[in-house]
Context: one part of a larger RNA
RNA sequence: UCCUCGCCAAGGAACUAGGCAAAAUGGCCCCGUACCUUCGGUAUAAGGGGUGCCUGAGUAAGGUGACUGUCAAGGAAGCCUGAAAAGGUCUCAGUGAAGUGAGUCAAGCGACUGUUUAACAAAAACACAGCACUCUGCGAAGUCGAUAAGACGAUGUAUAGGGUGUGACAUGUGCCCGGUGCCGGAAGGUCAAGCGGAGAUGUUAGCCUCAAGGCGAAGCAUUGAAGUUAAGCCCCGGUAAACGGCGGCCGUAACUAUAACGGUCCUAAGGUAGCGAAAUUCCUUGUCGGGUAAGUUCCGACCUGCACGAAUCAUGUAACGACUUGACUGCUGUCUCGGCGAGUAACUCG
Numbered sequence: 001u002c003c004u005c006g007c008c009a010a011g012g013a014a015c016u017a018g019g020c021a022a023a024a025u026g027g028c029c030c031c032g033u034a035c036c037u038u039c040g041g042u043a044u045a046a047g048g049g050g051u052g053c054c055u056g057a058g059u060a061a062g063g064u065g066a067c068u069g070u071c072a073a074g075g076a077a078g079c080c081u082g083a084a085a086a087g088g089u090c091u092c093a094g095u096g097a098a099g100u101g102a103g104u105c106a107a108g109c110g111a112c113u114g115u116u117u118a119a120c121a122a123a124a125a126c127a128c129a130g131c132a133c134u135c136u137g138c139g140a141a142g143u144c145g146a147u148a149a150g151a152c153g154a155u156g157u158a159u160a161g162g163g164u165g166u167g168a169c170a171u172g173u174g175c176c177c178g179g180u181g182c183c184g185g186a187a188g189g190u191c192a193a194g195c196g197g198a199g200a201u202g203u204u205a206g207c208c209u210c211a212a213g214g215c216g217a218a219g220c221a222u223u224g225a226a227g228u229u230a231a232g233c234c235c236c237g238g239u240a241a242a243c244g245g246c247g248g249c250c251g252u253a254a255c256u257a258u259a260a261c262g263g264u265c266c267u268a269a270g271g272u273a274g275c276g277a278a279a280u281u282c283c284u285u286g287u288c289g290g291g292u293a294a295g296u297u298c299c300g301a302c303c304u305g306c307a308c309g310a311a312u313c314a315u316g317u318a319a320c321g322a323c324u325u326g327a328c329u330g331c332u333g334u335c336u337c338g339g340c341g342a343g344u345a346a347c348u349c350g
Stems, first nucleotide, its partner, number of pairs: 001345001003343006010336002014334001019331001027051005036041001038168001052089004061081004067075002090094001095099001102329007109321002114126002130166007142152003169316004174246003179243002181239005188234003194228002199223005206215003247265005274308001275305001286302005
C1' cells in the first nucleotide's frame, strides 16, 4: 500500500452523472392513520408509546372433564392453556447478541401476478385477461409430411378452432376507398396450352420443251390465318380495429393586435375529440408561475405541434413495479478532510 472490517469532533449530500456505497429503519403488543379509490384497497400509511427480572400468579380467564345431580338446570376433582392493573428491582443500554421494513410528496411508462438476452441489458421490451377484424360447415380452415399414406387440429363442431392487431378498467375511437391489398361482379376488352385448319413451302409420278428449263396431282413432310377457349389482368362496385393518408396562398373588425368572415388553387380526403416544448419541440436553458439563496433537470400552465392524435390506438386512471425522473424528512466518512484501530495479502528478514 491493496483487500475485508470497527470507531470518530463539528458539519450533514457541501460528494457525485446519480445519495453509488454506507448509515439509518427493523420483531412483538397498544394507540393512531391522510389524499385518492375500481370501495377490495391505500396501510406495517404516516406518527407515537411499551418491551428485562421479581411479586402479583400458575391467580383472573379460557378449554377439556372423571364424577355428581329428581339424569334437568347446574356443580365439579384432575389435566391443558394462561394474562393485566399495581408494586418492587438492576444496567449506559431489557426484540440488551444474531436475524429482522427507512419513510413521504409528485410526474412518466407499463394496468396487475408473470416472462426474457444461460455468461455485459429484467426494462417502458414479451406475455396477459379483455376488445376487434378475418378465415373455417367438418375428410373444416390451418399445420407436419419433398409426394402420399397418415397425424395434429379434436374423440373438438362457429359460445368451436386457426390467423392478425390492440392490450385491465373508464370515456371515446372522427374524415378519406384515389394508390396497394382483400371481397363481390352471368356484360365487354386482353389472354395460354389445346381444338381448328384457310393457305403457303419442300419433294415428285406425270406433262410441256430442240435444249436450258418450266408446270405439277396424290402421298409424305414442314409451316400455318380465321374461329373456339379458363383463371388472371383491364373494367364495375364494396371494404380502413385492411396496408395506409388526413393541404397551400391572399385579404378582412371603429387603437393596435388577432381573425369568427370572405376569396382562390389543389386533393381521395384535408387532422375531429382529446392531449401538447411531451420517452415526440429543431430554434430552446421557449415564455409565465411553483419549488431553491442560486434550478439546462422537475412540477403547473401557455400553444408558435421543425415533426402528437384516435386499436402501428387517444386521453384519464385506484392498485402494483429490484423500472425512469424531480423534491423532502431521517440518516450517515459520499464529502469538507482526514485520523485511529483490527485481520489477511503484499513487502522485509530468517
Background: Large-subunit ribosomal RNA, domain IV from a Pseudomonadota bacterium, 350 nucleotides, folded computationally. Its mean pLDDT, the model's own confidence on a scale to 100, is 88. The RNAcentral record of the full RNA draws on ENA.